Annotation:
c-di-GMP-I riboswitch aptamer from an Acidobacteriota bacterium, 91 nucleotides, folded computationally. The source organism's lineage runs through Bacteria, Pseudomonadati and Acidobacteriota.
RNA sequence: UCCUGCUCAGAGCAAACCCGGAGCAAUCCGGGGACGCAGAGCCACGGGACCCUCCGCGCCUGCCUUCACGAGGGUCCGCCGAGCCGCCAGG
Numbered sequence: 001u002c003c004u005g006c007u008c009a010g011a012g013c014a015a016a017c018c019c020g021g022a023g024c025a026a027u028c029c030g031g032g033g034a035c036g037c038a039g040a041g042c043c044a045c046g047g048g049a050c051c052c053u054c055c056g057c058g059c060c061u062g063c064c065u066u067c068a069c070g071a072g073g074g075u076c077c078g079c080c081g082a083g084c085c086g087c088c089a090g091g
Base pairs, nucleotide, nucleotide: 002091003090004089005088012037013036017032018031019030020029021028022027035078041084042083045081046080047079048076049075050074051073052072053071054070
C1' cells in the first nucleotide's frame, strides 16, 4: 500500500418503545432503552422512500372529493450507490 472481517484488544453508535420539547407534517433534539451496526463516522451528489404547499382550461348551470402527473419547498445517509476521513486484527 492492497485485500479481507475468521480471530484479538480497547472503545464507539443506538432501532422499536416510553417521557419531555420543536415542527402543519415527514422528521428532529434531550433523557431512558438496546434491535442491531466494522464505518450505524461525515456528506442529500445520483437513484429511492416519505411529508407539506400550489396551479390551469372547458362546460347548460352550480358545487366538491380522491388519485395520478407536473411545479416548488422540505425530511431520511440505520434503503442502495458515489465522494471524504478513520480504529483494530489477519493475509